[in-house]
Molecule: FMN riboswitch aptamer (RFN element)
Organism: uncultured Eubacterium sp.
Formats: sequence, structure tokens, C1' cells
RNA sequence: UUUCAGGGCGAGGCGAAAUUCCUCACCGGUGGUAAAGUCCACGACCUAUCGUAAGAUAGCUGACUCGGUGAAAUUCCGAGACCGACGGUUAAAGUCCGGAUGAGAGAAA
Repeated sequence: UUUCAGGGCGAGGCGAAAUUCCUCACCGGUGGUAAAGUCCACGACCUAUCGUAAGAUAGCUGACUCGGUGAAAUUCCGAGACCGACGGUUAAAGUCCGGAUGAGAGAAA
């Protein structure tokens, strides 16, 4: 310098109205470490302050147990759990629409 860098509502129920509620279903950014959505660290989102702005600084930031193997695993195997920004919406959203053809931890060349 260039390129890349987030997945997921299918079926049924109630209803005037729901991919938003209920039952089942489905998804899992980056680096580290025995291979991780739940450990550690980071990014993103969000908040505050400063700034005309670009942006800078600070803050906030969810969730796991039991058993097995092993030198080593909250990472593998088995079982059962749990979690998910903001704004919008005929009805409450991890999965729809939007900021975003954005930003970015970082990866490759």
C1' cells in the first nucleotide's frame, strides 16, 4: 500500500395486528490458551467530556455446570444449561428493517 474481515425465524399456536408474545427451531466477530458465544484480552454498539468538524480521551460492555479422556481442556467427547447494543415496527426482536456500500479487533499478500 492492496485485498479480506458476522451468522441466524423453518413449523405450529393465540390474535385485528407478532419472523417481536408462547412451544419447538436456528446463529456465534478477533487474538491468546489443548481446538472456546460463556476463561483472559480486544473489537463493535452505547454513554460522557473536549472539538466547527475530522476526531481525541475516559467509561460502559452479556452468559456454564456436571461427568469422561489426558501431562495439560470452564476449549475436546457426552449430558444438561445459559447469553445476546442502539433506533424502528399495526404487538414486546440475538434472527426483520435502519445507521451500515459504515466502523473495526485483526488476517492475508